[in-house]
RNA sequence: GGGGCGGUAGCUCAAUGGGAGAGCAGAGGACUUAUAAUCCUUUGGUUGCGGGUUCGAAUCCCGUCCGCUCCA
Numbered sequence: 001g002g003g004g005c006g007g008u009a010g011c012u013c014a015a016u017g018g019g020a021g022a023g024c025a026g027a028g029g030a031c032u033u034a035u036a037a038u039c040c041u042u043u044g045g046u047u048g049c050g051g052g053u054u055c056g057a058a059u060c061c062c063g064u065c066c067g068c069u070c071c072a
Stems, first nucleotide, its partner, number of pairs: 001071007010024004018055001026042005048064005
């Protein structure tokens, strides 16, 4: 320098163009003599960044940054 894969909640990851979600973690409550476990409720997002296409973009296109990996 070129190719491939990835970047979404504090963490691990879903979401094949139409209501951004799950588990864990956090907060409150129930249960218990108490803790743990369990159960209920709940907070949390500029979807790496900038543009474009579209009525509508995490998703498609272009550029760019970062990580892993292959080739040179």

Source information
The RNA shown here (transfer RNA) has 72 nucleotides and comes from an Armatimonadota bacterium. Taxonomically the source falls in Armatimonadota (Bacteria, Bacillati). It matches the Rfam family "tRNA". It is annotated as a transfer RNA. Clan: tRNA clan.